[in-house]
RNA sequence: GUUCUCAGGGCGGGGUGUAAUUCCCCACCGGCGGUAUCGAGGCAACUCGGAGCCCGCGAGCGCCUUCGCGAUAGCGAAGGGUCAGCAGAUCCGGUGAGAUGCCGGAGCCGACGGUCAUAGUCCGGAUGGAAGAGAGC
Numbered sequence: 001g002u003u004c005u006c007a008g009g010g011c012g013g014g015g016u017g018u019a020a021u022u023c024c025c026c027a028c029c030g031g032c033g034g035u036a037u038c039g040a041g042g043c044a045a046c047u048c049g050g051a052g053c054c055c056g057c058g059a060g061c062g063c064c065u066u067c068g069c070g071a072u073a074g075c076g077a078a079g080g081g082u083c084a085g086c087a088g089a090u091c092c093g094g095u096g097a098g099a100u101g102c103c104g105g106a107g108c109c110g111a112c113g114g115u116c117a118u119a120g121u122c123c124g125g126a127u128g129g130a131a132g133a134g135a136g137c
Base pairs, nucleotide, nucleotide: 001137002136003135004134005133006132012026013025014024015023028120029110030109031057032056033055034054038049039048040047041046052108053107060086061085062083063080064079065078066077067076068075069074090106091105092104093103094102112124113123114122
């Protein structure tokens, strides 16, 4: 460089109500790469694992560009990733040279559209896309 494969989890119990897996109480879940005072293995060199809220990335919506249609509204198709707006969330105590990562405790966060009622967990775009991981050549 190229081909192929893989690449997201979670509503259980109770309450209110005509109606809620959407509200309230309890519960449940945590993509990818990096970092590493922790863990496992090894005589050692070293190997493997280790953060939702530390750094960065990804999908979605928005935004922008081009083309087509249209009635200066707007609709459709293709494209963009320094446009980064929606867009996110952590503190306290302990140990230590050093921790927002370890140990203990208490918190917090979660795209868009749909719905007899407001959704991280249901349904849908999605049999999609993709950060990236692995294998072959």
Predicted 3D model of a 137-nucleotide RNA (FMN riboswitch aptamer (RFN element)) from Rhizobium altiplani.
The coordinates come from a structure-prediction model, not an experiment, and the mean pLDDT is 80.
Of the family's consensus pairs, 97% are formed in the model.
NCBI's taxonomy places the organism under Bacteria, Pseudomonadati, Pseudomonadota, Rhizobiaceae, Rhizobium.
Its Rfam family is "FMN riboswitch aptamer (RFN element)". About the family: The RFN element is a highly conserved domain that is found frequently in the 5'-untranslated regions of prokaryotic mRNAs that encode for flavin mononucleotide (FMN) biosynthesis and transport proteins.